This is a predicted structure of a 76-nucleotide RNA (c-di-GMP-I riboswitch aptamer) from a Campylobacterota bacterium. Lineage of the source: Bacteria > Pseudomonadati > Campylobacterota. Rfam family: c-di-GMP-I riboswitch aptamer. From the family's description: GEMM was predicted in a large-scale screen for bacterial structured RNA regulatory elements.
[in-house]
């Protein structure tokens, strides 16, 4: 550098739901929970979906999808 793989080993994330906080809202954060994940790490650049009392040069979703960057193990 390339390829492969989720439970072989080690490390890790945390769906639905519930409680509290925040926001106009979509959401987000914390605790519990564990559906699942080889990037379910980061990034809003493209597409898609979505919110607004403001239709905009405004927000949200990275566990929707395509890119970019970084990363465990094994093999070459």
């Nucleotide at each position: 550098c390339a390829u492969g793989u989720a439970a072989a080993a080690g490390a890790u994330c945390a769906a639905a739901c519930c409680u509290g906080c925040u926001g106009u809202g979509a959401u987000g954060c914390a605790a519990g929970a564990g559906c699942g994940g080889a990037a379910a790490a980061c990034u809003a650049c493209g597409g898609a979906u979505u919110u607004c009392u403001u239709g905009g040069u405004a927000g949200a979703u990275a566990g929707c999808u395509g890119g970019g960057u970084u990363g465990c193990c094994a093999u070459g």